[in-house]
Molecule: transfer RNA
Organism: Botryobasidium botryosum FD-172 SS1
RNA sequence: GCCUGUGUGGCGCAAUGGUUAGCGCGCAAGACUUCUAAUCUUGAGGCUGCGGGUUCGAGUCCCGCCACGGGUU
Numbered sequence: 001g002c003c004u005g006u007g008u009g010g011c012g013c014a015a016u017g018g019u020u021a022g023c024g025c026g027c028a029a030g031a032c033u034u035c036u037a038a039u040c041u042u043g044a045g046g047c048u049g050c051g052g053g054u055u056c057g058a059g060u061c062c063c064g065c066c067a068c069g070g071g072u073u
């Protein structure tokens, strides 16, 4: 250089082009407990790597770029 995969809360992942982008862990508060842990309930935390395009509608499709991984000369 070329080919290919990935990029979504603090972390690990999901989401058929169509509901306000969900789940687990973690975090905070409350309940329970003499206290802690465990358990239960509630909550905060994302606008999906960046910029364009297609579409009534894009995390998802297309193009360019960036970062990381794999393959190849």
Base pairs, nucleotide, nucleotide: 001072002071003070004069005068006067007066010025011024012023013022018056027043028042029041030040031039049065050064051063052062053061